A computed fold for a 107-nucleotide RNA from Desulforamulus hydrothermalis Lam5 = DSM 18033, annotated as SAM riboswitch aptamer (S box leader). The coordinates come from a structure-prediction model, not an experiment, and the mean pLDDT is 86. RNAcentral records the identical sequence in 2 taxa. The RNAcentral record of the sequence draws on ENA, Rfam and Ribocentre. Lineage of the source: Bacteria > Bacillati > Bacillota > Eubacteriales > Desulforamulus hydrothermalis. It matches the Rfam family "SAM riboswitch aptamer (S box leader)". Rfam's curators write: The SAM riboswitch is found upstream of a number of genes which code for proteins involved in methionine or cysteine biosynthesis in Gram-positive bacteria. The SAM riboswitch acts at the level of transcription termination control.

RNA sequence: CUCUUAUCCCGAGAGGUGGAGGGACUGGCCCAAUGAAACCCGGCAACCAUCCGGCAUUCCGGACAGGUGCUAAUUCCUGCAGAAGAUUUUCUUCUGGCAGAUAAGAG
Numbered sequence: 001c002u003c004u005u006a007u008c009c010c011g012a013g014a015g016g017u018g019g020a021g022g023g024a025c026u027g028g029c030c031c032a033a034u035g036a037a038a039c040c041c042g043g044c045a046a047c048c049a050u051c052c053g054g055c056a057u058u059c060c061g062g063a064c065a066g067g068u069g070c071u072a073a074u075u076c077c078u079g080c081a082g083a084a085g086a087u088u089u090u091c092u093u094c095u096g097g098c099a100g101a102u103a104a105g106a107g
Stems, first nucleotide, its partner, number of pairs: 001107008013041001015040003021031003025079001027077002042071003047067002050063005075099001080096007
């Protein structure tokens, strides 16, 4: 980097360092010197590992917190297709898809 599977309306700090950017991309709309990114500490969660139970490598439940992850806004909304509705050259809602993120596995 590619592929597969699962998940993505829950949850998480008035801390320290740091100094201007950040929210993947598009178009929006936001966050930021009342300090952005990043790093540290704290926190949340429980995908994998480990352990226990259910005849159980494959399913279900539980414990733990070693490996990851996450810690503004639903993955902030949106992008493509379809459906329904309305105050019908626009708007709203719903469904699926694309893209993305994370975990685990494969190449």